[in-house]
Molecule: small-subunit ribosomal RNA
Organism: metagenome
RNA sequence: AGAGUUUGAUCCUGGCUCAGAACGAACGCUGGCGGCGUGGCUUAGGCAUGCAAGUCGCACGAGAGAUCCGGGGCAUCUCGGAUAGUAAAGUGGCGAAUGGGUGAGUAAUGCAUCGACAACCUGCCUUCGGGAGUGGGAUAACCCUUGGAAACGGGGGCUAAUACCACGUAACAUUCGAGAGGUGCAUAUCUUUCGAUUCAACGUACGGGGAUCCGCAAGGACCUGUAGCCCGUUGAGGGGUCGAUGUCCUAUCAGCUAGUUGGUGAGGUAACGGCCCACCAAGGCUUAGACGGGUAGCUGGCCUUAGAGGGUGGUCAGCCACAUUGGGACUGAGACACUGCCCAGACUCCUACGGGAGGCUGCAGUCGAGAAUCUUCGGCAAUGGGGGAAACCCUGACCGAGCGACGCCGCGUGGAGGAUGAAGGCCUUUGGGUUGUAAACUCCUGUCAGGCGUUAUGAAACAAUCCGUGUAAACAAUGCGGAUUGUUGACAAAGGCGCCAGGGGAAGUCACGGCUAACUCUGUGCCAGCAGCCGCGGUAUACAGAGGUGACGAGCGUUGUUCGAAAUUACUGGGCAUACAGGGCAUGUAGGCGGCCUGAUCCGUCAGAUGUGAAAUCCCUUGGCUCAACCAAGGAAUUGCAUUUGAUACCAUCAGGCUUGAGGACGAUAGGGGAGAGCGGAAUUCCGGGUGGAGCGGUGAAAUGCGUAGAUAUCCGGAGGAACACCGGUGGCGAAGGCGGCUCUCUGGUUCGUCCCUGACGCUGAGGUGCGAAAGCCAGGGGAUCAAACGGGAUUAGAUACCCCGGUAGUCCUGGCCGUAAACGAUGGGCACUACGUAGAAGUGGGACCGAUCCCAUUUCUGCCGAAGCGAAUGUAUUAAGUGCCCCGCCUGGGGAGUACGGUCGCAAGAUUAAAACUCAAAGGAAUUGACGGGGGCUCGCACAAGCGGUGGAGCAUGUGGUUUAAUUCGAUACCACGCGAAGAACCUUAUCCAGGGCUUGAAAGGCCGGUAGUAGAAACCUGAAAGGGGGACGAACCGUAAAGCCGGUUGCCGGUACAGGUGCUGCAUGGCUGUCGUCAGCUCGUGCCGUGAGGUGUCGGGUUAGGUCCUCUAACGAGCGAAACUCCUGCCCUUAGUUGCCAGCGGGUCAUGCCGGGAACUCUAAGGGGACUGCCUCGUUCAACGGGGAGGAAGGUGGGAAUGACGUCAAGUCCUCAUGGCCCUUAUGUCCUGGGCUACACACGUGCCACAAUGGUCGGUAUAAAGGGAAGCGAGACCGCGAGGUGGAGCAAAUCCCAAAAAGCCGAUCUCAGUUCGGAUUGGAGGCUGCAACCCGCCUCCAUGAAGCUGGAAUCGCUAGUAAUCGCAGGUCAGCUACACUGCGGUGAAUGUGUUCCCGAGCCUUGUACACACCGCCCGUCAAGUCACGAAAGCUGUUAGUACCCGAAGUCGCUUAUCCAACCCGCAAGGGGAGAUGGCGCCGAAGGUAAGAACGGUGAUUGGGACUAAGUCGUAACAAGGUA
Repeated sequence: AGAGUUUGAUCCUGGCUCAGAACGAACGCUGGCGGCGUGGCUUAGGCAUGCAAGUCGCACGAGAGAUCCGGGGCAUCUCGGAUAGUAAAGUGGCGAAUGGGUGAGUAAUGCAUCGACAACCUGCCUUCGGGAGUGGGAUAACCCUUGGAAACGGGGGCUAAUACCACGUAACAUUCGAGAGGUGCAUAUCUUUCGAUUCAACGUACGGGGAUCCGCAAGGACCUGUAGCCCGUUGAGGGGUCGAUGUCCUAUCAGCUAGUUGGUGAGGUAACGGCCCACCAAGGCUUAGACGGGUAGCUGGCCUUAGAGGGUGGUCAGCCACAUUGGGACUGAGACACUGCCCAGACUCCUACGGGAGGCUGCAGUCGAGAAUCUUCGGCAAUGGGGGAAACCCUGACCGAGCGACGCCGCGUGGAGGAUGAAGGCCUUUGGGUUGUAAACUCCUGUCAGGCGUUAUGAAACAAUCCGUGUAAACAAUGCGGAUUGUUGACAAAGGCGCCAGGGGAAGUCACGGCUAACUCUGUGCCAGCAGCCGCGGUAUACAGAGGUGACGAGCGUUGUUCGAAAUUACUGGGCAUACAGGGCAUGUAGGCGGCCUGAUCCGUCAGAUGUGAAAUCCCUUGGCUCAACCAAGGAAUUGCAUUUGAUACCAUCAGGCUUGAGGACGAUAGGGGAGAGCGGAAUUCCGGGUGGAGCGGUGAAAUGCGUAGAUAUCCGGAGGAACACCGGUGGCGAAGGCGGCUCUCUGGUUCGUCCCUGACGCUGAGGUGCGAAAGCCAGGGGAUCAAACGGGAUUAGAUACCCCGGUAGUCCUGGCCGUAAACGAUGGGCACUACGUAGAAGUGGGACCGAUCCCAUUUCUGCCGAAGCGAAUGUAUUAAGUGCCCCGCCUGGGGAGUACGGUCGCAAGAUUAAAACUCAAAGGAAUUGACGGGGGCUCGCACAAGCGGUGGAGCAUGUGGUUUAAUUCGAUACCACGCGAAGAACCUUAUCCAGGGCUUGAAAGGCCGGUAGUAGAAACCUGAAAGGGGGACGAACCGUAAAGCCGGUUGCCGGUACAGGUGCUGCAUGGCUGUCGUCAGCUCGUGCCGUGAGGUGUCGGGUUAGGUCCUCUAACGAGCGAAACUCCUGCCCUUAGUUGCCAGCGGGUCAUGCCGGGAACUCUAAGGGGACUGCCUCGUUCAACGGGGAGGAAGGUGGGAAUGACGUCAAGUCCUCAUGGCCCUUAUGUCCUGGGCUACACACGUGCCACAAUGGUCGGUAUAAAGGGAAGCGAGACCGCGAGGUGGAGCAAAUCCCAAAAAGCCGAUCUCAGUUCGGAUUGGAGGCUGCAACCCGCCUCCAUGAAGCUGGAAUCGCUAGUAAUCGCAGGUCAGCUACACUGCGGUGAAUGUGUUCCCGAGCCUUGUACACACCGCCCGUCAAGUCACGAAAGCUGUUAGUACCCGAAGUCGCUUAUCCAACCCGCAAGGGGAGAUGGCGCCGAAGGUAAGAACGGUGAUUGGGACUAAGUCGUAACAAGGUA
């Protein structure tokens, strides 16, 4: 730092997703050790049990028991001492308000930062000063008695204090009054003088003490020390109150408030204050968001980040709040009090039913709920706290240990060597590769864990003794400091060190398609499953397993959450023409912003200083644990706030001035600007009349409609309403909507000129207000035309449409609503600046001209083109979408949805404001290349047209479908299957296609192992349909080796083993080959150039061509594959060569024939050349390509034909030619054989043959080819047969011989229009040939038979010249043949068109596109089905906060108190007084009750739309002119 994902590809916009870091986590798998941290986030739910706040005998009174010792006593028992002035309890003091927990509440009575208190308090501690006198009465404990189950009391009696009470004393303290002086921003405050006023443990506790005094003594007074007490003062620390600023979401919460805001007075508090009360006034808060609703403890910090920000507030620290829920006060320095009190509620427990008890949000622990969070541990050794003079006691604070991989950090699970690269696994092209130096093995080491031993720190203090020193008269006592000795450790079986033994006890998890490091096999087969996004899975590097690899490692993954990436809320740092986004337009309030000059102030701003910004954290530098984590010290930082001193340019404020912004004045000015009134002509319609006489009208074509009751047409007259042709123009005006005949009246704005006046008066504008097309609504008019709805006619499968005939609202006017539009330049307003050119509108000035007019300059307005710039591109460009400033509006993925709910407005229709659940991974903009269009242009092709002949009808042949069958083998199946594979199915072929019979290393191949010697081979013979199975006379060969034998080996045979074999499957795993578009003219590349890019250019344009053929132009220049050319056949000529071919001339011969001699001329043969190139002429043209015509020529413009088939398309065809991956069969899906089938037959289709006849049939005669084939072959002459054919065999491996007769044609005869002398199907009979074999199932011949058919519906095919048509010939395959097929060959030999409107196909250019699987595309809506969330809904039900009223606990306060009453006062006393207690009443007051509402939920029959869901229904609305833009 980026990446994936929209597309065929591209750029952009834009969302989604990922890689990073973090966590109080949870879950899955796994788990060796240690250190440091951390651990109830949910139910502020309920809690058993134990502990968490006591202590002081140096404040006080009293004071055991158990036990031990001793005495008395027989024993029960009793006494004394010790225990011990101890335990437990009580009075009193201090503490209990800290510490510890939690985050429910709280959006401000809170918190943070900075201030204020002249409005305050403060126990213990500290500083200083002063004091400490005299008295009194009680009460608990205790004893007696009594109530109660208990909790807990009642009564009587005794007693103490540092408990309580009274008096005295007293100021520089307090308060009040009076006087004087100073100070402050003010209320005021300070200093000082005088007077009045208010308090104590007047000596308590402990230690020591020489003299003196008292006392029998102990001891006391007294002196002294320490601690304590009282009054005041000081400080520190703590607290209280007030202020400023900051502190979440919501306007679908816009108005809130009666103690409310202020005043006066009184009360209350430590203290100010409506804090409370009475009275008075009517204020106070709020768009800078009051009030209401939701959520939330706040902060230091923590996480993330480059930063700014965003998120968060667990552990640690500060503050706040709370303590079962609600209320209340008491005590106290401090509380409205977590382990205090009272009351009310809920809950739990005890109960003798009368009453009582309780509060873990302390530490452990338990239940519950939950994805989830620990031990009912040890110790006060340390630190800290409470009490105490101290020892000491208490302390679940704390220190430690335990549990949990929850996190961070560290260590280990060994190190070195070790290749026959072992075995095993996995893969494999079978060669090998990999796991892998990994292991084994050898040599070492000794961390951690284990065992044994040893040892440090955390210890400071305290006690005793001694020394020094302070107080003191003191060598006593005591405080402080020091020395010595003694005592104190939970942790801790820990830590450190040493020794022992031995590689021994210690590795997993996730991933491996891309992002993203890492690949193969097997299984599965859109199944099972995966998935963060894209997406995998119909034979998978994406699922599952395995091997291997990668990453991290005692952990690894997953899930959740936060920040980042995200400039995706944009302060830093975004946008709004077309992607989301400019308000329909104006006016104007608040607000924001604002021209030039001068002065002042110093608010903002800037600089310095000071204070603060707690500590911890982060950062830096050091240090301490072996390192690290962790911990400590110092520094820096804390970007902030406040105070203060300065600066004064800018901003602001105040004061003064200016004219250029703005406005005004005066003079001109163009205009469909607005409102009202009046007038006009043309046209439509209607009415009346005339003429006229059959139609009119309407359409693609029609019909409905109108018309003989007289239409349409035409003429005249009249009525009424609406709109204003031409002018008229990207011309004018207006803010926009909008405005168009003419005239008048009223009225708004613009522009120009003068530069006269004012003097910043300006710009924008949240809310507000006004205007605002059409349609629509209300009321009243009006109604000609047009025309929703509606009726009818057509069209159509339907046609609730498009077309036609009618036609009502409406369209028009007046008044009032509505308030929206693609209200668009899809572009808010204002100001300034930034190249030209050109056109138009309205002015002004100058010049030329007699003038119309022209030129120059300038202002305003309206357009076009275009530079820079901008922009994703398209484009925009002084009328900005450029460059800047100011203000407003708006946007943040698509759908849901501009919808629901709520509010506001409206008569309604509806408008406005405006969500969420859910769902998708896109939706979108611009441009590119294609493809497509019932878009356009140009141009080709037997594409159509013009012709000729067919097919479709009949019969037959053949192929296919279908059907049938035991089987009818398989494939091909729009064009591009169907006389196709098949250039030949009787058996074979042939495929198990069917029935049946056999073989199993096999019908054929090669390898290995073992065995076998009358072995291999093999005739008869038996069986059988054959194959096969038996059988075995006879009987080997080769090599070592020259010969023979033996031996060994080989060929053989047998058995075994791997393997063979498969026309079995997949042509959608493939190669190769082929078809088709198409012999169409296209398809590309290099370099350059253009474009951000896909891509374009080249290859386009203008001509031309069969052609991307050529020319020309040209940011292109060249090149390649195609086209053409080259090749072959054919057409003319020449040369060469003449046998088997030829025969002109010469000679010979025959009935005749190149038959013979000979010839080399010709034909021909077959080899090589020539020839044609728009070369020549002429015309057209850009005088280019090329085209038209002509000459010559055998041939003329590629002469004709063939072969040759670009990039690619169709997952086209073929696994059955062949090859081949994978899968499948292996006594069978292999292989052999017999027979059958592929030849079936109600039908349908394709391709053909032969016909229907006279351009013909039949008969006779007669002429003329080319190209082929021939040895298991072609087969002559001759003979036989009507014939097919037979006999026979000459010749011929062929220019020699044979097949071989060409046929149509020509000549002659006959038939005479008929189902025929046409036609030949079918059938009967008799034969021939091939072949083991013609039944299924061959061909041919003869005789007989003689079917359909008289030219073929819709439709459809071929062909442009030696072509169609027609005629025959040959060949391949082949024993034969189904051939009428196929491939070739020649004979005869036409017609028509020189056009491109249409059908089909194709090419190029262009245009539109929402298509790209590319129109056989895409896609919309209803209905039907399923799932999900949401809205409405009669209602039902809950929660919350208020309002009004009722009731009114505890309690404070007030009033009262007839009851009770020790301290003080009066009194000798009795008694009285004061004060108090208690009771009663009152105000307030929690919970509760009642009532009407509000807000927010839950649920709800039914209902509404929405979203999603491979293959449902109906249509076809949109995308092309989408077929009605």